[in-house]
RNA sequence: GGCCCCAUAGUCCAGCGGUUAGGACGCCGGGUUCUCAUCCCGGAAACCGGGGUUCGAUUCCCCGUGGGGUCA
Numbered sequence: 001g002g003c004c005c006c007a008u009a010g011u012c013c014a015g016c017g018g019u020u021a022g023g024a025c026g027c028c029g030g031g032u033u034c035u036c037a038u039c040c041c042g043g044a045a046a047c048c049g050g051g052g053u054u055c056g057a058u059u060c061c062c063c064g065u066g067g068g069g070u071c072a
Base pairs, nucleotide, nucleotide: 001071002070003069004068005067006066007065010025011024012023013022018055027043028042029041030040031039048064049063050062051061052060
């Protein structure tokens, strides 16, 4: 340098044109307990950036950025 793949809460993953953007762990609050842990209930927290297509984009397209793989 060519080609391919990936980018969503603090972390790990779902989602795939119209969802309130979901789950687990973690975090915060409450309950239970003499206390801690466990367990139960509740809560906060996310779509890498820009442009395009579309009535509507996290989702499709292009460019960029970052990461990974492969060939040389």
Predicted 3D model of a 72-nucleotide RNA (transfer RNA) from a Nannocystaceae bacterium. Rfam family: tRNA. It is annotated as a transfer RNA. Model confidence (mean pLDDT): 81 of 100. The organism belongs to Nannocystaceae, within Bacteria. RNAcentral holds the sequence, with entries from ENA.